Molecule: transfer RNA
Organism: Chamaesiphon sp. 341R_metabat_111
């Protein structure tokens, strides 16, 4: 150049037929302890890479681009 993987929360990573986006960890507030640490509670956090299509309805299906491993030459 070409063929293939993979992008979802601060991090790691789920997501089952296409129907309400989610655990751990962290992080914030409380409570228990003189504190710290540790344990409950309760909460915040998301352009699902990015456009663009099909659909009543897309994280997912499909076509382009960006960026990642990887294979061939």
């Nucleotide at each position: 150049g070409g063929g293939g993987u993979c992008a979802u929360a601060g991090c790691u990573c789920a997501g089952u037929u296409g129907g309400u986006a989610g655990a751990g960890c962290a992080c914030u507030a409380c409570a228990a302890u003189g504190g710290c640490a540790u344990u409950g509670u309760a909460g915040g956090g998301g352009u699902c890479a990015g456009g663009a299509g099909u659909u009543c309805g897309a994280g997912c299906c499909u076509c382009c681009u960006u960026g990642u491993c990887u294979c061939c030459a």